Source information: Predicted 3D model of a 336-nucleotide part of an RNA (small-subunit ribosomal RNA, central domain) from Tiarina fusus. The full RNA is in RNAcentral, with records from ENA.

Context: one part of a larger RNA
RNA sequence: UUAGGCUUAAAGUGUUUGUAGACGGAUCAAAUAUUCGUAAUUUUGCUCAUUAAAAAUUAGGAAUAGUAAAAGAUCUUGAGUCAUUUAGAAGAAAGUCGAAUUCUAAGAGUAGCGAUGAAAUGCUUAAAUACUUAGAGGAAGAUCAAUAAGCGAAGGCAACUUUCUAUAAAAUGACUGACGUUAAAGAACGAAAGCUAAGGGAGUGAGUAGGAUUAGAGACCCUAGUAAUCUUAGCUGUAAACGAUGAAUUUUAACUUUUAGUUCUUAACUGAAAUAGAGGUACAGCGAAAGCGUUAAAAAUUCCGCCUGAAGACUAUGACCGCAAGGUUCAAACUC
Numbered sequence: 001u002u003a004g005g006c007u008u009a010a011a012g013u014g015u016u017u018g019u020a021g022a023c024g025g026a027u028c029a030a031a032u033a034u035u036c037g038u039a040a041u042u043u044u045g046c047u048c049a050u051u052a053a054a055a056a057u058u059a060g061g062a063a064u065a066g067u068a069a070a071a072g073a074u075c076u077u078g079a080g081u082c083a084u085u086u087a088g089a090a091g092a093a094a095g096u097c098g099a100a101u102u103c104u105a106a107g108a109g110u111a112g113c114g115a116u117g118a119a120a121u122g123c124u125u126a127a128a129u130a131c132u133u134a135g136a137g138g139a140a141g142a143u144c145a146a147u148a149a150g151c152g153a154a155g156g157c158a159a160c161u162u163u164c165u166a167u168a169a170a171a172u173g174a175c176u177g178a179c180g181u182u183a184a185a186g187a188a189c190g191a192a193a194g195c196u197a198a199g200g201g202a203g204u205g206a207g208u209a210g211g212a213u214u215a216g217a218g219a220c221c222c223u224a225g226u227a228a229u230c231u232u233a234g235c236u237g238u239a240a241a242c243g244a245u246g247a248a249u250u251u252u253a254a255c256u257u258u259u260a261g262u263u264c265u266u267a268a269c270u271g272a273a274a275u276a277g278a279g280g281u282a283c284a285g286c287g288a289a290a291g292c293g294u295u296a297a298a299a300a301u302u303c304c305g306c307c308u309g310a311a312g313a314c315u316a317u318g319a320c321c322g323c324a325a326g327g328u329u330c331a332a333a334c335u336c
Stems, first nucleotide, its partner, number of pairs: 003308004007290002012304001014189004021182003025075004041065001043063002046060002049057001078179001079176006085169002091164006097141001102136006112123002150157002194235006203229002208224004246303006254281007262273003285292002309336002318329004
C1' cells in the first nucleotide's frame, strides 16, 4: 500500500470550532477546442474464434447517444437571515432566604456523655451531655424530583430574585440564493485530584497521632485531626472524559410511554395527524453470540480518526509543553 475491521475480541481523538484537503442541489443555453475511457455507461449492426446450434465471453472495426470538470446564466427543495410564540437545573455577575451542624455568651439543671459487635482512647464538678434564649461563621440547598423529566458541544448544570448572554423547537410568511458536509494543522472549552498567590475554614476529612481488633494490622471499626474541600486570579490538560458505539445526509413494519409547539376534534391534556427530542417492546435485516433494531450495531453515500499476536510498554531515548507533579508524541533488544 492493498484487504479486512473498530459496543463487549486490537481499534472512535474528551468535546466543539475551523484552515488546507476530500466530497458535494436543480434547470438552461452554447461549444465539441480540452479532459475521462468502462474500476462513472447504454443501444444497434458487421466480421472472426470457441460450440452441433443458440446464449454468453474474448478480440477487431463502424455508428449513435452519454458522464465529469472549468467558465456563463437562472432557480429553490439543502443551508442561512428576519418577524411572532414556547420550554428549559444551559452560562456569567450581584443580592437575598430558611432548615441543620459547629462555636461563643447567658439561663436553668446534675453526673455522667459519647462510642461500639463488645470496649477503650476521648469529653465532663474549671459544671459537660440533654433543654431554652441570643449571637457569630462557613458550607450545602430537604420536599417539589421523574423509576423513563429537562437543558448544554462535551465536561457538566437543581433554594429564591434581578441584570446580562448563548442555543434549541413548532407554526406561518418574507428575504438571501448552494453560501453545503467532513475535517489533518491550529484555536477554544475541558470532572476530580494536584500546583502558585491572596483570602476563608462550619461540617467532612487523604497524610498523621492515639484506642481497639489481630499471630501481626502499616487496614477494615472508634476518638481526634493537618492538607484539601469553598472564593478570587492563574497553571495543569488528564478519567471506565462511557452509549466502552466519530460527524453528516438519505431510505426501511408496527405497538407503546413521555417532554415542547402546531392543526383538526372533544364536555374534558379527550382523540387523531404531522414535527422536534427522551424511553420501553419488536418485524425485516444485521451479529460469533450477548444483543442492536427509524436515537441501528439495518440498507447506502461522503469525510476524518484509529487497529494489525502476547509481554517488554499508557515504557526508554529525543522533541515539544509544564513552576512542579507530570502530560503529548513514541521505539528496540530480549522472551513466548